[in-house]
This is a predicted structure of a 78-nucleotide RNA (c-di-GMP-I riboswitch aptamer) from a Deltaproteobacteria bacterium.
NCBI's taxonomy places the organism under Bacteria, Pseudomonadati, Myxococcota, Myxococcia.
Its mean pLDDT, the model's own confidence on a scale to 100, is 91.
Rfam family: c-di-GMP-I riboswitch aptamer. Rfam describes the family as follows. GEMM was predicted in a large-scale screen for bacterial structured RNA regulatory elements.
RNA sequence: CUCCGAUAAGAGCAAAACCGGGGCGACCCGGUGACGCAGAGCCACGGGUCACAUCGCUGUGAUAGCCGGGUCGCCGAA
Numbered sequence: 001c002u003c004c005g006a007u008a009a010g011a012g013c014a015a016a017a018c019c020g021g022g023g024c025g026a027c028c029c030g031g032u033g034a035c036g037c038a039g040a041g042c043c044a045c046g047g048g049u050c051a052c053a054u055c056g057c058u059g060u061g062a063u064a065g066c067c068g069g070g071u072c073g074c075c076g077a078a
Stems, first nucleotide, its partner, number of pairs: 004076002012037002017032006035065001039072001041071003045068003048063006
C1' cells in the first nucleotide's frame, strides 16, 4: 500500500413519526427522535422506481438509506 471487516478502539451518520419551513409534486431543509448503517461520506454516469408536463413521442425534476459504477476516507484482529 492492497484485499478483508473483529462482541476490538475512538469517532461518525440518522429511518419512521412528530413540529416548523420550501416546492405544483416526488421530495428537500432545520429541530426532536433512532430503524438501522463498515463507509447510511460525496457524485445523477448507467439501470430501476417516483413526481410534474404531454394526445403521444418525449422533456424536466426527485431518489446516493434501490442496484451498479466513479471518487475521497477512520481503525487494524483473523